[in-house]
Small-subunit ribosomal RNA, central domain from an uncultured prokaryote, 348 nucleotides, folded computationally. Rfam family: Bacterial small subunit ribosomal RNA. Its family is annotated with ribosome and structural constituent of ribosome in the Gene Ontology.

Context: one part of a larger RNA
RNA sequence: CUGGGCGUAAAGGGCGUGUAGGCGGUUAUAUUAGUCAGGCGUGAAAGCCCCGGGCUCAACCUGGGAACUGCGUUUGAUACUGUGUAACUAGAGACCGGAAGAGGGUAGUGGAAUUUCCAGUGUAGAGGUGAAAUUCGUAGAUAUUGGAAAGAACACCAGUGGCGAAGGCGGCUACCUGGUCCGGAUCUGACGCUGAGGCGCGAAAGCGUGGGGAGCAAACAGGAUUAGAUACCCUGGUAGUCCACGCCGUAAACGAUGUGUGCUAGACGUCGGGAGACAUGUCUUUCGGUGUCGCCGCUAACGCAUUAAGCACACCGCCUGGGGAGUACGGCCGCAAGGUUAAAACUC
Repeated sequence: CUGGGCGUAAAGGGCGUGUAGGCGGUUAUAUUAGUCAGGCGUGAAAGCCCCGGGCUCAACCUGGGAACUGCGUUUGAUACUGUGUAACUAGAGACCGGAAGAGGGUAGUGGAAUUUCCAGUGUAGAGGUGAAAUUCGUAGAUAUUGGAAAGAACACCAGUGGCGAAGGCGGCUACCUGGUCCGGAUCUGACGCUGAGGCGCGAAAGCGUGGGGAGCAAACAGGAUUAGAUACCCUGGUAGUCCACGCCGUAAACGAUGUGUGCUAGACGUCGGGAGACAUGUCUUUCGGUGUCGCCGCUAACGCAUUAAGCACACCGCCUGGGGAGUACGGCCGCAAGGUUAAAACUC
């Protein structure tokens, strides 16, 4: 290795890009490296195995054979793989014409709400709760009207709707910019798939420097509750939440389901295109997404079921009883917090 698995039992890397490597469409031809067949040489003896012989048997000794699955060389085969050459267009890409979108970045701008301040009206309460109190208010609060300022977030539209590799993305406008889909079939001619390392991106919280600070709110203070209440409830409230730049690199980073390709009944929605028919809004059909249900098949069951967890192939990652432990030690990274790689003793 033959010969296991990874939705929920242990197990898919958070996501992409891509190096080495692995794998790779159709046709012809050359070669014969892999591959296959034959010959020759070699593969010491002993041992193993088979058939005999000798010690009364056996162990032991001994004759012959087989085997030594290998290596070298040579002759041949040429389907497959490799390599070279020539060619192709179904994969991939380019081009042209259309299309949708909260995809990303920068700048500007709008209204509602909230808080604060100023002014008017107005008077004794207001807040808050299960009930209260802390708290605010006769130095005029709450309520209400007008004005001003600030910061943050964008009601309705809004939809198992859309976009993005993932994280994620939602007022409006302009500019810059990435990807995708449909149609045409003009071009290139396998340029492809995967991807150990590497590199980049990566919610929230947290960290550094400088701004900003309306609301909310860890910590903290007070009031309640309670046997206690370092909580749940209430009144306050600082970091933080926001912006710029730089770190951190983790999440139930989840579809708990790696990426790519092909194949395998259907039905009903919905989003973006195309074609056709009747004809002015329907029907039929086709491609790409996103959902619900459901055969075959799969599954321990639940369930999955053309968006597979079905049938196959290619490549990567990962798992191997529970605890100890995602810990110790060491290495690498980080300003730190810590991250990453990752055991053992012992124990059940």